[in-house]
Molecule: transfer RNA
Organism: uncultured Bacteroidales bacterium
RNA sequence: GGGGUAUUAGCUCAGUUGGUAGAGCGCUUGGUUCGCAAUCAAAAGGUCACCGGUUCGACUCCGGUAUACUCCA
Numbered sequence: 001g002g003g004g005u006a007u008u009a010g011c012u013c014a015g016u017u018g019g020u021a022g023a024g025c026g027c028u029u030g031g032u033u034c035g036c037a038a039u040c041a042a043a044a045g046g047u048c049a050c051c052g053g054u055u056c057g058a059c060u061c062c063g064g065u066a067u068a069c070u071c072c073a
Stems, first nucleotide, its partner, number of pairs: 001072007010025004019056001028042005049065005
């Protein structure tokens, strides 16, 4: 220098016609307990990395940028 993959909740990750964004763990509150742990219930938590484009409509398609990993030279 060129190619590929990834970027979604605090963490790890799902999300196949383009049509209202989810799980586990964690955090918060409450019940059970003398208390802790464990368990049950509930709640909070999102610019779907960023900027544009296409579309009635974009996490999803297209282009560019950034970061990480990787391959080639």